[in-house]
C1' cells in the first nucleotide's frame, strides 16, 4: 500500500517531430436482426407548442342562521288493516350560504437568470400561523349583513334594488400582570365562544422565552469571446426625510464628485446551481435524466389585494396574443398536476386500482379529500439472475463442403439407449407486508403434486490493427472500408457456402462523453535546422523575482484544539430477499474543503537598524570606419573647348542595333560636374540593433584597464507605452557624372514580354518630413552563477631576460573582446562544447498537423503603397527535420574501352537479293520493335511443312492407354463414283497349343485431340549491361538505427592483380590458372604420300619450353611493379577459343518442349484438293554486283586448307557451244573422287554510258521432282536499262588484323544461298594523344529523384463539383436611447356626491372617519423616430479546394542549364523577368588566412 499496457498509418529502409485512426468504459438512447422467464430500476433529452375529457383542495353542524335534497319519527287528510298527499328542524344528518382553518405545502417543469442565483463559512437591524413552556386575563354592550323572501335587468355569465336574522363576522366601553409610546409628568393598548357524562375538554385575548421555518448582508469559490477597453448620474459617498417586519440609495429633497476596470469593468454569446454521475493510476476532463437540498417559473407582461406566509400552478385585476360560447349588447378559458389528444421529432408508456400502508390538509372525534402516495399495465430501455437438457453412444451413419482422390472436417454432433423437471402447462394449500380494527397489490410471492426433452438461439466477425480460412461466383464492374487500404481472371478484403472465432437473449451499427492523448505537459512538453525568442531593447510603467547581518511582527507556511462539511451515493464491515441485481444497518470510514482559536518563528513577506561583494559614482589612463556638422584633398569616368591624326571604333559564343570623313576611336592640354573613397585592409576594429571607411576640424555618446575614495541593494526581468529602425517606396524642393527597374532598339530562340548587346527615365545624391519591413540570421531573448584542456588574434595592466637603448627582441602572469579545435555533457541526428544547445535560477515573448492564410472581416496606423492584429467554412493523411543506401547532375577528381581521334575499305545514291513497316486481299498464318526487332524464329515456303483462306468430307475420332459387350474380321485385290479424302459394293480369306490369346473392326464408359489465350501465373533455355571487375557472407568493432567498417587510402595491374598501411581478421562467387586449338624443341609409331628402300614433310599419342628467371635502372626502408638489354622458336596474359559473378531490363519464347488457370469438344479436333505464306504508289535495314584501265576480255602456265561422300561422290573416255548427256574405273576413303580463285606470262581494248555494268524482256533448251502456272535452279543465242564513286549523316578494323580472292558444309529431291556456319590464299596503313563524342569503373560531393531524370514539379487557362469573401439592395430578429400616448394598481392631495355602529345632540342635524368621484408621480403595453447589432436571401464578383489521361510554356529540386531565397518597386499570357539591398538554408575552381597531423 491494490495504483499507470499498446497498436497502425508518412520512407526503398532509419531514427525523431507530429497529426489522423484503433482496441477499453459509459448513456434517460435511437436504428438493424432477433426474442423463453424472473426480479428491481428507468421511460418526451424535440415545441416553457396548442390542447378534447375526466379527476389532481378541501374540511369543520362541536363557531352561525338555517333546511334545497335524503332516511327516520310524529301529526292531518283521502281511503279497505296497506298506500297516496300534505304538515312538522323532533331526529340522522346536509346542498347553497355567513364564519374559521387550509387553498405559500404536496406535486410538474428548466424558459428565463453568469447573479449572494447557488455551493461553502460567517453576520445583524428582523418576522413567524400551526406547536411546546411560562405568567396573566376571557366583564359588559352595540350596530349590521348574506343566506332567505318580493321587485327589476340580462340570451348567458351575472347584476341592481326593498324587507327579515345569527355568529368564534365587526365596533365601541370596562379592566391592564405586562407591552409600545415618552417631554419621565403621564399617554396607549385586549378577549369568543362551543361540546358535556358537569370530572373536564377544545377555543380566544396579552406578554416573554424556545423550537422549527423565513426574510436581508458578508468573505471565498462559480463558462466563453479583448476582432466587446473603457463603463456608471441615483451613479458613489453624506446629511435629513419617508417607507419597511427588518439594514440599505429602498426612495426623494439637498450637498459633495465621487465609483467600477486589464487581479478584465462594461458589451456579447452559453447556462439553472449543488449534492452526486460518467470517465481517468492519480491530477484532470465531461455532466447535472432518475434520487435528494436550493432557486426560478405557471399562456406572455404588469399590478397589488388578502394573509402568519405569496405579489400566489389548479386565487383578483389590467394589458395582449390564441381558443370557445353568444340572442353580436357581451361573457368563458389557461395540464411545466395525473391519464390522455394532435403537433414536433429518430424517439419515450394506462384517459388503470386503492386510500390497506406512508405522509399531508381540516376536524374533539368518527370521518372526509389526496393521479402525493402504494401498487397494477406496456417497452429488452438498463442492471442482475435462470433456462433452452444430462449422461453414454464409431459404422466415425446419411448429407453438406473441400481433396494431392488417399482422405479430411461439420463430429459424440445427430440417429440411438438411460435419466432429470429449472422453465412451461394444469391442479391444491397459501403468506409476510396489519402497533386494536382494516389488503389496492392478489388467490400474488412461496409451497405440493401431476404431464413431458416436452415450449424455448441468436447475432457480428474471420487481410494488418484483432481472435478466427478454404471453395465458388464476379473481373478497377459489382462492391467493402474505423485507419492502412481491397476489387483491373486463382480476392483468406466484394457476394454467396462450408467451416472456423467472440459474445448471448441478446448481437451488432450509429449518436455522445472521458480513457489512451505526456497531442496544452500542476502532476508531466518545447521553441540552432522538425511549429515556435518580438527587428533592437536604448530608456522604462505596472506586475514577477530578488545579496549579508541583527532585532520584531506573524500575513504566508508548520503543528494542535474544536466546529462545519445535509441524507442518500461511495469505500470496508454485518444482515435481509434461495444468489445476484436490489435493500436495510442506533456499524465505521470518506467526503482531498473551510472556520475559529492556541503555539512556534526555520524559511519568504512586513516594519526598524547596519554591511559591501551585487549596482552605481569619482580619480588617473588606452584604442577606435562609433555619432553629428563644417572644411577640403587626389585618382578615375563623363561631358565640353582646343591641338595632333585618320579609318575605323565599340560590342559578343558570333553578330547587329550603336558612333564615326559633318573627322570617331586614340593622344595632348585646358575646363565644368557629380558620386564614390584603390593600396593600407585583416575570421581586424567600434556600435544596442539597423550600420559605420580619403583627410582635418568643432561638438559629443559608450566601452575597457587601473587605483579601491564615496553612495550603500540603489538590483534583474519587464505585458502595454516611448524611441531607433537596410533597402525599395511616397510627399516638397535641390541636384544628376556613373550606374540604372520601366520603356526603346538589336540579338538568340519554336516562342523570348528573359539570360546577351546598345540606348534608357524614375531611382540611386543632399535638406526636411512619412513608411516601419527583410534569410532585419548566430535563424540561437536578457541578466546572473558554476563546470577540463589546447592555439591564434585586437586591446589595457604587472613583471622577467636580452640589449645594440630602440616607438627594440623573446617570454611569463592577470582583464576585456573576437577566432578555431577538443573533454566531460547534452542532442533525433547535423553539431554545440567557459561568448554552450552542458548544469542551476529569475523574469518576458512564443508554439500545439498540413492546406484554406504573413488570408477574408473587423478594428488601429498610413498621403499613398501597404502595415500590425487575425478567424472560419472546407479539404488531406500526411506535411516535415536528420541522417542511410542507391540513382542521377548540361558537379568534381582518377582510369578504361576502336569511344574520339589517326588511317583503310565501307553504308546512306544505282540495280537486283533478303528481312520489315504501310497498302491490298478471301488469306496475303503467328510471333520479334531503339542499342539487345527488320537475310531475326526460318541448317532450305512449289505439294508436304502449315498454323491462313476456299471448297468437300469424318466423329471415340489421324494419334495413347484402360474396362464390358458383340463379330470367322485383319492384311491384300477389285469395282462404282468423286478433283482427292471419303463413301458404298464385291472378292480372296490370318496364326493356334482348341482353353483361349494376340492382331484387327464395331457399340458404350473414362478419355483423345487444339500452333486456341495467357511469357504480365510458370519450368527450361536465351539476349542485354558485360569477359565490365565487380558482388557479398562468418565473427568482430562503430552507430539508438537504416547503416557502416572489411571493399576506403598510398602504389601497381588487362583485374577487388599483387603489395604497403589500416579495427579489422578471415572467407564464398567472379578475375587469373586448370580446358581445347595453335607456335619451337624431343620422344614413341608409321597407314597414306614422296618410283622404291631408308627419313619422317605429315598425321596420331605423350612430354619439354617462359617464370619477371639473369643483368642494369626507377629505387630510397621493404615489398610488389615497371623500363632497357641478353639469351631464346616465342618475354613481359606469346595469338586465338570455350568459360558469363550478384543482379537488371514484368526484356524474348506457351508456335521448339514441359507446365498452372482458362477456353473449344459432330469442332478453335482430324483428313483431302486448290489457293496464300512469293500481292505492290511507297517506307526503312541488311547484303549482292558495279559504276571501270591497280581494269574487262582472250590465250597459256602455276600453288591452298577445313570438309564431304554409298539412295553417296563420281575419274579417264565419248556426245553437246553449255547446262547437261551416255557410261562407269576409283573409293563407306590420310590410299578414290568433289578442286580453286585472285596471281603470273603474252596479246587486245585506250576513258566511251565504252570490248565497263550487267538489270529487265525475246527465243531456245538442261536438271530435279506426282508436279516448276501462280511459284525452282541452270545453260545457250539475242535484248542492254539505271550507274561516271554517291547529300546529312553513319559503320567496321590495331596485324597474319583490314581488305581482296576463292573453296567447303549444314539444311536439302531440287532451291529462290548473294544468307550462316568454316577454310584457306595474298596480304596493308595509322595510333601525337584522351580537351571532346559514347559506354563503362572507382572515390567524392549536392538532391525537393527511390516507378530512382523517360524522375519530380509551378502557374495561368478551359470543364465539373463544393465551401467561402465582397456586393446594388431585400427580408427578419436582439438590446438600447429621444418623444408622445397611457390600462389596471399601490401611494400623495382633493373630496362641494355618499355614508349603520363612536362622540354632541331631545330631535333635526353636526362632527371624527370611511367611500365614490376627480387630480397628480410613477407605470405595462403601443405609436413615431434616427443610429448599434446579428442572421437570411442576392444579379453581378473575388480568390480558395478538390477532380481520370485537357491546353500553354518549364520557374523550383544537380551549379536545374541565368545559383536560389528574403524585402520592396515596376514590368509581364503564366510560371517569371529585372533594379536596389539583405542570407547562405549555394556547387566549383583558384588564392589568402587560420586550425588539426606528421
Nucleotide at each position: 500500500a491494490u495504483g499507470g499496457a499498446g497498436a497502425g498509418u508518412u520512407u526503398g529502409a532509419u531514427c525523431c517531430u507530429g497529426g489522423c485512426u484503433c482496441a477499453g468504459g459509459a448513456u434517460g438512447a435511437a436504428u438493424g436482426c432477433u426474442g423463453g422467464c424472473g426480479g428491481c430500476g428507468u421511460g418526451c433529452c424535440u415545441a416553457a407548442c396548442a390542447c378534447a375529457u375526466g379527476c389532481a383542495a378541501g374540511u369543520c353542524g362541536a363557531g352561525c342562521g338555517g333546511c334545497a335534497g335524503c332516511g327516520c319519527g310524529a301529526g292531518u287528510a283521502g281511503u279497505u288493516u296497506a298506500c297516496u298527499a300534505c304538515u312538522u328542524g323532533g331526529c340522522g344528518g346536509c346542498g347553497a350560504g355567513c364564519g374559521g382553518c387550509g387553498g405559500a405545502c404536496g406535486g410538474c417543469u428548466g424558459a428565463g437568470u453568469a447573479a449572494c442565483g447557488c455551493g461553502u463559512g460567517g453576520g445583524a437591524a428582523c418576522g413567524u400561523g400551526c406547536c411546546c413552556c411560562a405568567a396573566a386575563g376571557u366583564g359588559a354592550g352595540g350596530a349590521a349583513u348574506a343566506a332567505c323572501u318580493g321587485c327589476c335587468c340580462g340570451a348567458a355569465a351575472g347584476g341592481g334594488u326593498g324587507g327579515c336574522u345569527a355568529a368564534u363576522g365587526c365596533c365601541g366601553c370596562a379592566u391592564a400582570u405586562g407591552a409600545u409610546c415618552u417631554u419621565c409628568g403621564g399617554a396607549u393598548u385586549a378577549a369568543a365562544g362551543g361540546a358535556u357524562u358537569u370530572a373536564u375538554c377544545c377555543g380566544c385575548u396579552u406578554u416573554g422565552g424556545g423550537a422549527g421555518c423565513g426574510g436581508c448582508c458578508c468573505g471565498c469559490g462559480u463558462c466563453g469571446g479583448a476582432u466587446u477597453a473603457g463603463g456608471u448620474u441615483g451613479u458613489u459617498g453624506g446629511u435629513g426625510a419617508g417607507g419597511u417586519a427588518a439594514u440599505g440609495g429602498c426612495u426623494c429633497a439637498c450637498c459633495a464628485a465621487g465609483c467600477c476596470g486589464a487581479c478584465g469593468a462594461u458589451c456579447c454569446g452559453u447556462a439553472g446551481c449543488u449534492g452526486g454521475u460518467c470517465u481517468g493510476a492519480g491530477a484532470g476532463g465531461a455532466u447535472g435524466a432518475c434520487c435528494a437540498g436550493c432557486c426560478a417559473g405557471a399562456c406572455u407582461g404588469g399590478a397589488a389585494c388578502u394573509g402568519a406566509g405569496a405579489c400566489a400552478c389548479g386565487g383578483u385585476c389590467c394589458a395582449g396574443a390564441c381558443u370557445c360560447c353568444u340572442a353580436c349588447g357581451g361573457g368563458a378559458g389557461g395540464c411545466a398536476g395525473c391519464a390522455g389528444u394532435g403537433a414536433g421529432g429518430a424517439a419515450u408508456c394506462u384517459u388503470c386500482c386503492a386510500c390497506a400502508a406512508u405522509g399531508g390538509g381540516c376536524g374533539a372525534a368518527a370521518g372526509c379529500c389526496u393521479g402525493a402516495u402504494g401498487g397494477a399495465g406496456c417497452a429488452a430501455c438498463g442492471c442482475c439472475g435462470c433456462g433452452u437438457g444430462a449422461a453414454g453412444g464409431a459404422u466415425g451413419a446419411a448429407g453438406g463442403c473441400c481433396c494431392u482422390a488417399g482422405g479430411g472436417u461439420c463430429g459424440u454432433a445427430a440417429a440411438c439407449u438411460u435419466c432429470u423437471u429449472u422453465u412451461a402447462u394444469a391442479a391444491g394449500u397459501g403468506a409476510a407486508g396489519a402497533a386494536u380494527a382494516u389488503g389496492a397489490c392478489g388467490g400474488u410471492a412461496a409451497c405440493u403434486u401431476a404431464u413431458g426433452a416436452a415450449u424455448a438461439a441468436g447475432c457480428a466477425c474471420c487481410g494488418g490493427c484483432u481472435a478466427a480460412c478454404u471453395a465458388c461466383g464476379u473481373g478497377c464492374c459489382a462492391g467493402c472500408a474505423g485507419c492502412c487500404g481491397c476489387g483491373g481472371u486463382c480476392a483468406u478484403a466484394c457476394g454467396u457456402a462450408g467451416g472456423g472465432u467472440g459474445c448471448a437473449a441478446g448481437c451488432a451499427u450509429u449518436a455522445u462523453c472521458c480513457g489512451g492523448a505526456g497531442u496544452g505537459a500542476c502532476u508531466g512538453g518545447g521553441c540552432g535546422u522538425a511549429a515556435a525568442g518580438a527587428g533592437u531593447u536604448g530608456c522604462g510603467u505596472a506586475g514577477g523575482u530578488g545579496g549579508u547581518u541583527u532585532g520584531u511582527u506573524a500575513a504566508g507556511u508548520a503543528g494542535g484544539u474544536a466546529g462545519u462539511g445535509a441524507a442518500a451515493u461511495c469505500u470496508g464491515g454485518c444482515g435481509g430477499c434461495u444468489c445476484a441485481a436490489c435493500c436495510g444497518u442506533a456499524c465505521a470510514g470518506g467526503c482531498u474543503a473551510u472556520u475559529a482559536c492556541c503555539u512556534a518563528a526555520a524559511c519568504u513577506g512586513g516594519c526598524a537598524a547596519a554591511c559591501u561583494c551585487g549596482a552605481g559614482a569619482a580619480u588617473g589612463g588606452u584604442a577606435g570606419a562609433g555619432g553629428u556638422a563644417a572644411c577640403u584633398g587626389g585618382a578615375a569616368u563623363u561631358u565640353c573647348u582646343u591641338g595632333u591624326g585618320u579609318a575605323g571604333g565599340a560590342g559578343u559564343g558570333a553578330a547587329a542595333u550603336c558612333c564615326g570623313u559633318a573627322g570617331a576611336u586614340a593622344u595632348a592640354a585646358g575646363a565644368a560636374g557629380g558620386a564614390a573613397c584603390a593600396c593600407c585592409a585583416a575570421u581586424g576594429g567600434c556600435g544596442u540593433a539597423g550600420g559605420c571607411a580619403g583627410g582635418u576640424u568643432a561638438c559629443u555618446g559608450g566601452a575597457c584597464c587601473a587605483u579601491u575614495u564615496c553612495u550603500g541593494a540603489c538590483a534583474c526581468u519587464g505585458a502595454g507605452g516611448c524611441a531607433c529602425g537596410a533597402a525599395a517606396g511616397c510627399g516638397u524642393g535641390g541636384g544628376g557624372a556613373g550606374c540604372g527597374a520601366a520603356c526603346c532598339g538589336g540579338a538568340u530562340u519554336a516562342g523570348a514580354u528573359a539570360c546577351c548587346c546598345g540606348g534608357g527615365u524614375a531611382g540611386u545624391c543632399c535638406a526636411c518630413g512619412c513608411c516601419g519591413u527583410a534569410a532585419a540570421c548566430g535563424a540561437u531573448g536578457u541578466c546572473g552563477a558554476c563546470u577540463c584542456g589546447g592555439u591564434g588574434u585586437g586591446u589595457g595592466g604587472c613583471u622577467g631576460g636580452c640589449g645594440u637603448u630602440a616607438u627594440g627582441c623573446c617570454g611569463g602572469c592577470u582583464g576585456c573582446g573576437u577566432g578555431c579545435c577538443u573533454u566531460a555533457g547534452c542532442u533525433c541526428a547535423c553539431g554545440c562544447g567557459g561568448g554552450a544547445a552542458g548544469u542551476c535560477g529569475a523574469c518576458c515573448g512564443c508554439c500545439u498537423g498540413g492546406g484554406g492564410a504573413c488570408u477574408a472581416c473587423g478594428a488601429g496606423c498610413g498621403c499613398a503603397a501597404g502595415c500590425u492584429u487575425a478567424a472560419a467554412a472546407c479539404u488531406c493523411a500526411a506535411a516535415g527535420g536528420a541522417a542511410u543506401u542507391g540513382a542521377c547532375g548540361g558537379g568534381g577528381g582518377c582510369c578504361c574501352g576502336c569511344a574520339c581521334a589517326a588511317g583503310c575499305a565501307g553504308c546512306g545514291g544505282a540495280g537486283c537479293g533478303u528481312g520489315u513497316g504501310g497498302u491490298u486481299u478471301a488469306a496475303u498464318u503467328c510471333g520479334a520493335c531503339g542499342u539487345a526487332a527488320c537475310g531475326c524464329g526460318c541448317a532450305g515456303c512449289a505439294c508436304c511443312u502449315c498454323a491462313c483462306c476456299c471448297a468437300g468430307a469424318c466423329u471415340g475420332g489421324a494419334c495413347a492407354u484402360g474396362g464390358a459387350c458383340c463379330u470367322g474380321c485383319a492384311u491384300c485385290c477389285c469395282a462404282u463414283u468423286g478433283a482427292a479424302a471419303g463413301a458404298u459394293g464385291g472378292g480372296c480369306g490370318c496364326c493356334u497349343u482348341c482353353g483361349a490369346g494376340g492382331g484387327g473392326g464395331g457399340u458404350c464408359c473414362a478419355c483423345a485431340g487444339a500452333u486456341g489465350c495467357u511469357g504480365c501465373a510458370u519450368g527450361g533455355c536465351u539476349g542485354u549491361c558485360g569477359u565490365c571487375a565487380g558482388u557479398u557472407c562468418g565473427u568482430g568493432u562503430c552507430g539508438u538505427g537504416a547503416g557502416a567498417u572489411g571493399u576506403u587510402g598510398g602504389g601497381u595491374u588487362a583485374a577487388g592483380u599483387c603489395c604497403c598501411g589500416c579495427a579489422a581478421c578471415g572467407a564464398g562467387c567472379g578475375c587469373a590458372a586448370c580446358c581445347c586449338c595453335u607456335g619451337c624443341c624431343c620422344g614413341u609409331a608409321g597407314u597414306u604420300a614422296c618410283a622404291a628402300c631408308g627419313u619422317g614433310u605429315c598425321u596420331a599419342c605423350g612430354g619439354g619450353g617462359a617464370c619477371g628467371g639473369g643483368c642494369g635502372c626507377c629505387u630510397g626502408g621493404a615489398u610488389g611493379g615497371g623500363c632497357g638489354c641478353a639469351g631464346g622458336a616465342a618475354g613481359g596474359c606469346g595469338g586465338g577459343g570455350a568459360u558469363g559473378a550478384c543482379g537488371u531490363c514484368a526484356a524474348g519464347u506457351c508456335c521448339g518442349c514441359a507446365u498452372g488457370g482458362c477456353u473449344c469438344u459432330u469442332a478453335c479436333g482430324u483428313c483431302u484438293g486448290g489457293g496464300g505464306c512469293g500481292a505492290c504508289a511507297c517506307a526503312c535495314a541488311c547484303g549482292c554486283u558495279a559504276c571501270a584501265a591497280u581494269g574487262g576480255g582472250a590465250c597459256g602456265g602455276g600453288c591452298a586448307g577445313c570438309a564431304g561422300g554409298c539412295c553417296g561422290c563420281a575419274a579417264g573416255a565419248c556426245c553437246g557451244c553449255a547446262a547437261g548427256g551416255u557410261g562407269g574405273a576409283g573409293c563407306g576413303a590420310a590410299u578414290c573422287c568433289c578442286c580453286a580463285a585472285g596471281c603470273c606470262g603474252u596479246c587486245c581494248c585506250c576513258c566511251a554510258g565504252u570490248g565497263c555494268a550487267g538489270a529487265u524482256c525475246g527465243g531456245g533448251g538442261g536438271c530435279u521432282g506426282c508436279a516448276a502456272c501462280u511459284c525452282g535452279c541452270c545453260c545457250c543465242c539475242g535484248u542492254g536499262a539505271a550507274g561516271g564513286c554517291g547529300g546529312a549523316g553513319u559503320u567496321g578494323c590495331u596485324a597474319g588484323u583490314a581488305a581482296c580472292c576463292g573453296c567447303g558444309u549444314a539444311u536439302c529431291a531440287g532451291c529462290c544461298a548473294c544468307g550462316g556456319c568454316g577454310c584457306g590464299g595474298u596480304g596493308a596503313a595509322u595510333a601525337c594523344g584522351u580537351a571532346c563524342c559514347c559506354g563503362g569503373g572507382c572515390c567524392u560531393u549536392g538532391u525537393a529523384c527511390a516507378c530512382a531524370c523517360c524522375g519530380c514539379c509551378c502557374g495561368u487557362c478551359a470543364c465539373g463539383u463544393c465551401a467561402u469573401g465582397g456586393g446594388a439592395g431585400u427580408g427578419g430578429g436582439g438590446a438600447a436611447c429621444g418623444c408622445c400616448u397611457g390600462a389596471a394598481g399601490u401611494c400623495c392631495g382633493u373630496g362641494g356626491g355618499c355614508u349603520a355602529a363612536c362622540g354632541c345632540g331631545c330631535a333635526a342635524g353636526c362632527g371624527a372617519g370611511g367611500c365614490a368621484g376627480c387630480g397628480g408621480c410613477c407605470g405595462a403595453g403601443g405609436g413615431c423616430g434616427g443610429g448599434c447589432u446579428u442572421c437570411g436571401c442576392g444579379a453581378c464578383u473575388g480568390g480558395g479546394a478538390c477532380g481520370a489521361a485537357g491546353u500553354c510554356g518549364u520557374a523550383a529540386c544537380a551549379a536545374g542549364g541565368u545559383a536560389g531565397c528574403c524585402g520592396u518597386a515596376g514590368c509581364g499570357g503564366a510560371a517569371g523577368c529585372u533594379g536596389c539591398g539583405g542570407c547562405u538554408g549555394g556547387a566549383u575552381c583558384a588564392c589568402c588566412u587560420c586550425c588539426u597531423u606528421u
The RNA shown here (small-subunit ribosomal RNA) has 1494 nucleotides and comes from Candidatus Microsaccharimonas sp.
It matches the Rfam family "Bacterial small subunit ribosomal RNA".
Its mean pLDDT, the model's own confidence on a scale to 100, is 84.
The sequence is in RNAcentral, with records from ENA.